[in-house]
Model confidence (mean pLDDT): 83 of 100. This is a predicted structure of a 1517-nucleotide RNA (small-subunit ribosomal RNA) from a lake water metagenome. The RNAcentral record of the sequence draws on SILVA.

RNA sequence: AGAGUUUGAUCCUGGCUCAGAACGAACGCUGGUGGCGUGCCUAAUACAUGCAAGUCGAACGCGAAAGUCCGCAAGGAUGAGUAAAGUGGCGCACGGGUGAGUAACACGUAGGUGACCUGGCCUAGGGUUGGGGAUAACAGUCGGAAACGACUGCUAAUACCGAAUAAGUUGUGGGGAAUUAGAAUACCCUCAAGAAAGAUGGCCUCUAUUUAUAAGCCAUCGCCGAAGGAUGGGCCUGCGGAACAUUAGCUAGUUGGUGGGGUAAUGGCCUACCAAGGCGACGAUGUUUAACUGGUCUGAGAGGAUGAUCAGUCACACUGGAACUGAGACACGGUCCAGACUCCUACGGGAGGCAGCAGUAGGGAAUAUUGCGCAAUGGGGGAAACCCUGACGCAGCAACGCCACGUGAGUGAGGAAGGCCUUCGGGUUGUAAAGCUCUGUCAUUAGGGAAAAAUGGCGAUUGGGAUAAUACUCCAGUCGAUUGAUGGUACCUAAGGAGGAAGCACCGGCUAACUUCGUGCCAGCAGCCGCGGUAAUACGAAGGGUGCAAGCGUUGUUCGGAAUUAUUGGGCGUAAAGAGUGAUAAGGCGGAUCUUCAAGUCGGUUGUGAAAUCUCGGGGCUUAACCCCGAAAGUGCGGCCGAAACUAGAGAUCUGGAGUGAUGUAGGGGAGAGGGGAAUUUCACGUGUAGGGGUAAAAUCCGUAGAGAUGUGAAGGAACACCUGAGGCGAAGGCGCCUCUCUGGGCAUUUACUGACGCUGAUUCACGAAAGCGUGGGGAGCAAACAGGAUUAGAUACCCUGGUAGUCCACGCCGUAAACGAUGAACACUAGUUUUUGGAGGUAUUGACCCCUCCAGGAACGUAGCUAACGCGUUAAGUGUUCCGCCUGGGAAGUACGGCCGCAAGGCUAAAACUCAAAGGAAUUGACGGGGGCCCGCACAAGCGGUGGAUUAUGUGGUUUAAUUCGAAGCAACGCGCAAAACCUUACCUGGGCUUGAACUCCUCGGAAUCCGACGUAACGGUUGGAGUGCCCGCAAGGGAAUCGAGUGAGAGGUGCUGCAUGGCUGUCGUCAGCUCGUGUUGUGAAAUGUUGGGUUAAGUCUCGCAACGAGCGCAACCCCCAUCUUUAGUUGCCAGCAUUAAGUUGGGCACUCUAAAGAGACUGCCUGGGUUAACCAGGAGGAAGGUGGGGAUGACGUCAAGUCCUCAUGGCCCUUAUGUCCAGGGCCACACACGUAAUACAAUGGUACGAACAAAGGGACGCGAACCAGCGAUGGGGAGCAAAUCUCAAAAAACGUAUCUCAGUCCGGAUUGAAGUCUGCAACUCGACUUCAUGAAGUUGGAAUCGCUAGUAAUCGCGGAUCAGAACGCCGCGGUGAAUACGUUCCCGGGCCUUGUACACACCGCCCGUCACACCAUGGGAGUUGGUUCAAUCUUAAGACGUGACUCUAACCGCAAGGGGGAGAGCGUCUACGGUGGGGCCGAUGACUGGGGUGAAGUCGUAACAAGGUAGCCGU
Repeated sequence: AGAGUUUGAUCCUGGCUCAGAACGAACGCUGGUGGCGUGCCUAAUACAUGCAAGUCGAACGCGAAAGUCCGCAAGGAUGAGUAAAGUGGCGCACGGGUGAGUAACACGUAGGUGACCUGGCCUAGGGUUGGGGAUAACAGUCGGAAACGACUGCUAAUACCGAAUAAGUUGUGGGGAAUUAGAAUACCCUCAAGAAAGAUGGCCUCUAUUUAUAAGCCAUCGCCGAAGGAUGGGCCUGCGGAACAUUAGCUAGUUGGUGGGGUAAUGGCCUACCAAGGCGACGAUGUUUAACUGGUCUGAGAGGAUGAUCAGUCACACUGGAACUGAGACACGGUCCAGACUCCUACGGGAGGCAGCAGUAGGGAAUAUUGCGCAAUGGGGGAAACCCUGACGCAGCAACGCCACGUGAGUGAGGAAGGCCUUCGGGUUGUAAAGCUCUGUCAUUAGGGAAAAAUGGCGAUUGGGAUAAUACUCCAGUCGAUUGAUGGUACCUAAGGAGGAAGCACCGGCUAACUUCGUGCCAGCAGCCGCGGUAAUACGAAGGGUGCAAGCGUUGUUCGGAAUUAUUGGGCGUAAAGAGUGAUAAGGCGGAUCUUCAAGUCGGUUGUGAAAUCUCGGGGCUUAACCCCGAAAGUGCGGCCGAAACUAGAGAUCUGGAGUGAUGUAGGGGAGAGGGGAAUUUCACGUGUAGGGGUAAAAUCCGUAGAGAUGUGAAGGAACACCUGAGGCGAAGGCGCCUCUCUGGGCAUUUACUGACGCUGAUUCACGAAAGCGUGGGGAGCAAACAGGAUUAGAUACCCUGGUAGUCCACGCCGUAAACGAUGAACACUAGUUUUUGGAGGUAUUGACCCCUCCAGGAACGUAGCUAACGCGUUAAGUGUUCCGCCUGGGAAGUACGGCCGCAAGGCUAAAACUCAAAGGAAUUGACGGGGGCCCGCACAAGCGGUGGAUUAUGUGGUUUAAUUCGAAGCAACGCGCAAAACCUUACCUGGGCUUGAACUCCUCGGAAUCCGACGUAACGGUUGGAGUGCCCGCAAGGGAAUCGAGUGAGAGGUGCUGCAUGGCUGUCGUCAGCUCGUGUUGUGAAAUGUUGGGUUAAGUCUCGCAACGAGCGCAACCCCCAUCUUUAGUUGCCAGCAUUAAGUUGGGCACUCUAAAGAGACUGCCUGGGUUAACCAGGAGGAAGGUGGGGAUGACGUCAAGUCCUCAUGGCCCUUAUGUCCAGGGCCACACACGUAAUACAAUGGUACGAACAAAGGGACGCGAACCAGCGAUGGGGAGCAAAUCUCAAAAAACGUAUCUCAGUCCGGAUUGAAGUCUGCAACUCGACUUCAUGAAGUUGGAAUCGCUAGUAAUCGCGGAUCAGAACGCCGCGGUGAAUACGUUCCCGGGCCUUGUACACACCGCCCGUCACACCAUGGGAGUUGGUUCAAUCUUAAGACGUGACUCUAACCGCAAGGGGGAGAGCGUCUACGGUGGGGCCGAUGACUGGGGUGAAGUCGUAACAAGGUAGCCGU
């Protein structure tokens, strides 16, 4: 510090996810040791049991017992003034727990208290006089189950109560300086009120009694009042820290005043009266949530989250209420009342409160021992010893966390065995192990063994204070002994022995780490992207590896990454986002100069910011964690001093911003009134006759009752042609005939006046297209709804004919639009060019133009700059300032609920659950378009001939079958693989056999090889007899090569599967003109440029231009055949002339034809014209051939997971007495049917018969086979010749001539069938071809549709070849005869280039929308039902407090007495908890039924959107 994920790829926007750190954690697997920490986050749920607050006899009165001793016993002493209980004092308000409540002066921070209190403690000073009456304990009687009481009697105090005295205390009144915002303050005077308690130890100096003692004295501890301090609190205030506005108004003690009350104290804290205030958009009130802080976690920081342990504060103590005591409480282990719950009960009544420490139940994913000790630290009481202390110190449990240590070290290669992988060679585990040499941490056992503990008390002692005092006592110091829960712990030593001690997760990318097997969209994984459908580095296992390590992973949570809420540090034209527009109150911001002030700001200083924590520097535990010391920091708040630039405040001045005035000026700016003509329609009257209208085409419709057309006239409503423009005006919506009235704003010039008066603008107000609504008018045209006609599979649409609301007017609503420049308003600054509107000035002109300058608008380009790009660019989307509005992934949803507005329609405000990993912007390359442009092709058109109908052949589908082997499937499968299935082929079926096999290699043994029989079988297999030793080496035994047989296993074999694992080959687009690269340049980039453009071509062919310049694969050419000529050659070919023959038969010749080799020739070379002086095109000449002369071969990058595992090769899988192999027979030839491709026909351009011509290219020895003979013929006999320019197949046929047939199912056509034959072959039954005779089917030119062909072509005619024993109507070739037509590119199909749109990229066979049906999920409404909470009213009033008086009782004081004062109780009143009653608000749960929403491989119906998406789309209504 980033990474993955939207796309074919790119950039951007934007969300989701990951890597890090942390935790009071939990769960899974695993687990050796120690140190230091931490440990109910849930039920503030309920609690058994024990303990957690007592202490003081030196405040007081009482006062045992056991035991021991004495005693004969009685009894006494001791125990002991002890225990226990009581009165009294102090403490119990601390310490400990918890976080329910609380949004508050609760907390934090800084202040105030001139409005207060403070026990114990400290300081200095004063006092402590003298009396009184009770009461518990105790004793007695009584009640009760108990808890606990009642009455009578006795008694003490540092308990209680008067009295005296006292102050600097308190109060009233008066005086009065200073400070202060304010005096009730300091000070002075007067009057009044107003305390106390003693105890212990010692002494005899004083006093009193007098040998000694206390009432005296001394000391100590107490007590009283007052002052001060310290500490701790109370109250008040500024500022700070949660959410929701779908909570906007709240408030009657409410806000203030006066009097009174109350409190330690201010105050509506309470009360009476008076006034009507107070709070709130700077968020009152309400609702929800929450203890707050130091800190903790994270982060670079700013921040965000959090508030366990430790520390500070607050609140609470079963729930609610209340007070008492006290210095302090409205009190955790106190009281009273009410409630719920639990327990005891004799049923009458009582008792209780673990959110103290342990512990139990429950809840929960989850959190410990009913331990030891007061030795230390701290606290309470006490004079002290001491006592108490679940505070605390320790131990126990838990890997819960942090830190540390160990599980060994060295050496050791035959790189052991085993495992795993393997290309079978090896590699890896791996120096790892074993082995050898060592060490001894931890654990185990044994032994030794600390520190923590002395400022305490005790004993001794030194000095000092006080005193009459060397007593006592107090203060300061020295010495001595004593006290340890932890714990025989830390630590040290010894012993033995590598012995007891390693796991967990991961290994597709992110992210370090890879292979094999299993599985086969199954099982499963997954944080995101995504893996798994037979070769899974992603599932499961194994081997190996990587990471961490006594832990490792998972889950949860927080921060980070996330600049993804943006103060630091984001945005709003198109990605989410500028309000439809304006005017304004608040608020925010604000021109120039001077002076002042010092609030903000800045500087210095100071106080505070608790400790702990963090950071830094030291130190202590062996180190570390941990602990100790010191420093720094704590960005904050307050005080004081200073500065004065800027902001704010105050004062003064100015004119630049703004405004006013004056003079002009343009305009569809607005409102109202009046007027106008053209056109449509309707009506009236004419003329006139059969159609009109409408459409792609029609029909509905109008018209003979006279339409349409045309003429004249009338009526009525709405809109205003031309001018009209990138033009004008307005804030926007919007505004267009003419005139008048009223009226708003702008601009220019002038600079006279005011003197910052300005900008923006939540709330508010006003305006606001169309549609819509209300009332009343109006209604020509147009036209939702509706009707009819068409179209269509349907057509509730598009098209047509009609047609109502509406559109128009007046008044009133509505308040929304893609209300758009998708761009808020204002100001300033930052290159230009062109144009236009309004105005002014200048120059010039007779003048209008023109030209130049300035201001204000409207447009087009464009620099810098900005932008993701597109683009914007002085009219900014540039650079800045100010203010407002808005955004934060997509969907759900601009929806639900709530509220406000509206007559309604609806509008405004505006969520969540759930769901997805995307949604989106701009640009790029393709592909596509029922987009455009240009161009080509037998693509169409123009023609010729076919197919589709018939019969047959052949292939396919289907069906059938034991099998009908398999493949090929639009073009580009279907006379295709098959250039040839009777057996074989053959892969299929049935049956019979074989099992190292039919064929291959190796090993062992035997036999040479080889040949000829026999038996048997359907055949193969099988059984068996005979003949027979060759070749090479060799010292003759043997060995070797080749071959045969047997055996053994390594292995053979497979036309078994996968063409979607592959190679190779092939088809196709397409012989279309394209496809790319290097360098450079442009762009953030994908990419572009080149390759586009102007011309041209068959062609990316060439040329010109050009940020491109070059190059490659394609095109063309080079190659082959044909067309002309030349040369060479002249047999088997040829024959002009000579001779000869039946015949080029022969002589002769090689001129010609021909053959086959080498050449020539054609290149837009020449001319004319066009064209850019080009490329090139048109025409012409010459030429055998003319513009690639004709044909062939030749097939770019790629596409179709195209075809082929059955040609071959090959990975993987599968079979191995069978899926291999051999054999016989059958099948591939089936046959209701459908399709493709062909053949033959339907006839006279013909058939038949006869006659008689002219080819080319091929084949031939396992062959072609002549003549001749036989047969009607197929063919047979025959065997000359020929390995071929010699012989042969071999006859060419159509054509031509003559004759006949005369339009018919025929003298057409030949299927089918019967009979007889021929040939091949081991064999023609299934299942061959051919021949002869007989038979003589369909068919009379073929529906929709569809195919081929542009010249030696189509059409037509025959010939040959491959395969092959035989078997072409197929295929591949050959020649003969030999046309028609092409205006042209509108249309169909295919293709190329450019451009455009795109929501497509599996690329239009694309994408995609909605209803319906089914399943699941969450949610709204809902008659209601139910629970919680809250509000006001009202009833009832417990305890308590206050008030009250006509009741009752009553020790202290007063009083001779009566009585008084005071106190207590009961009664009544006020307030009031719980509770009751009815009502309201809010929130939740549930609810028949119902609404929409979301999700879900293959459901239904259509096809709305994306291309002009086939009616452009979209927004509002």